[in-house]
Parts: sequence; C1' cells; structure tokens
RNA sequence: CCCGAAAAGGGCAAACCCACCGCGAGGUGGGGACGCAAAGCUACCGAUCUCGGCCGGAUCGCCGAGACAGCGGAGUUGCCAAAU
Repeated sequence: CCCGAAAAGGGCAAACCCACCGCGAGGUGGGGACGCAAAGCUACCGAUCUCGGCCGGAUCGCCGAGACAGCGGAGUUGCCAAAU
C1' cells in the first nucleotide's frame, strides 16, 4: 500500500411521521432506524428522475435548466485494525 475479520471510542441515518422551502425531482430541521468502513466531500463521466422548450393529441428523441454522492465509475480527505 492492498484488503476488511474481531473489538473499542465514536459517526452517519432508509422507509415512515411533523414543520418549513421548491412548479417539481427534491432539500433543510426535528422525530425515527433499514442499513452503511467512506452512507465524509466534489455533479467530472454514465444511469435514473424533475421542470421547460422544440410540440401540435400522445410517445420517442433532441436541447436547456435542475435533482440525485444511500445507482455505478472517477477525484479527494479520513478513525481502528487481524490474516493476506
């Protein structure tokens, strides 16, 4: 360095409920724990989702603006620690 078995100190918090914000995806705070060793951080790539436009009855597609880091990849920082 890779990897992530055990233990300890801790950390985060899905669904759902309440309040507020947003047209919406969703976000923030409180409650709550399904889970998580990066479930810390960054929308850089892909996926997904939302709103608007092309657009007209609908779908697909394209374009624009967004959401999502608990979908995958990438970058970056980081606690403990056995075997390999």
A computed fold for an 84-nucleotide RNA from a Candidatus Krumholzibacteriia bacterium, annotated as c-di-GMP-I-GGC riboswitch aptamer. It was read from a public genome assembly, where an Rfam model found it. Its Rfam family is "c-di-GMP-I-GGC riboswitch aptamer". The family is grouped with related families in Rfam's "c-di-GMP_I riboswitch clan". Of the family's consensus pairs, 89% are formed in the model.